[in-house]
A computed fold for a 111-nucleotide RNA from Niallia sp. NCCP-28, annotated as SAM riboswitch aptamer (S box leader). The coordinates come from a structure-prediction model, not an experiment, and the mean pLDDT is 81. It matches the Rfam family "SAM riboswitch aptamer (S box leader)". About the family: The SAM riboswitch is found upstream of a number of genes which code for proteins involved in methionine or cysteine biosynthesis in Gram-positive bacteria.
């Protein structure tokens, strides 16, 4: 890189280093010299993988579900994945919304 299956209305920031672009892509809107973004440190959330406990299930062994915990692997701490997009609808009358997709992100696990 890429395929699979799960999830994306919730939560969670300090200080140090540097200095011009960042929020993925396009439009939009936003953040940033009152210092964004990235690295770094300690600090947090969260519970995917973990780890217990229970139910159910099986001949056993799997597994599924439920709660609890937070030692470890990761993520994640601006804005719903910040909003859209491609389609189909419902109001309604060029705006609002819903469903669905795509697309992106993370996680496990596999080429």
């Nucleotide at each position: 890189u890429u395929c699979u299956u799960a999830u994306c209305c919730a939560g969670a920031g300090a200080g140090g280093u540097u200095g011009a672009g960042g929020g993925a892509a396009u439009g939009g809107c936003c953040c940033g010299a009152a210092g964004a973004c990235a690295c770094c440190u300690c600090a947090g959330c969260a519970a995917c993988c973990u780890u217990c406990a229970g139910u159910u299930g099986u001949c056993c062994u799997a597994a599924a579900c439920u709660g609890a915990a937070a030692a470890g692997g990761u993520g994640c701490u601006a804005a719903g994945u910040c909003c859209a997009u491609c389609a189909a609808g419902u109001u309604a009358u060029u705006a609002a919304c819903u469903u669905g997709a795509g697309a992106g992100a993370u996680a496990a696990g596999g080429a």